[in-house]
This is a predicted structure of a 76-nucleotide RNA (transfer RNA) from a Candidatus Woesearchaeota archaeon. The RNAcentral record of the sequence draws on ENA.
RNA sequence: GGGCCUUUAACUUAGCCAGGACCAAAGUGCCAGUCUUAUAAGCUGGAAAUCCCGGGUUCAAAUCCCGGAAGGCCCA
Repeated sequence: GGGCCUUUAACUUAGCCAGGACCAAAGUGCCAGUCUUAUAAGCUGGAAAUCCCGGGUUCAAAUCCCGGAAGGCCCA
C1' cells in the first nucleotide's frame, strides 16, 4: 500500500443478505415487589441502547450507498 471480517443496553448475542409503523428483541446482570425467620432460587413488574461516527438515497434506514474511526485476519 491492497483485500476481507467485526462494531446493536453494563455483559453475551438475535435482527441486516430481502427497508415498514408505534416504545429495536432475548438471556445474564441491575432496581422494586412477592415468597422466606432471613438469604438464595422461583414468580411479577421496571429502568437502561444517538444500533461505532458523519453524510446520502427514500414517504420511511440498525438494515441500502459513500466517507471516516476502533479492533481482528490475510496478501504485498

Its Rfam family is "tRNA". Rfam links the family to the GO term triplet codon-amino acid adaptor activity.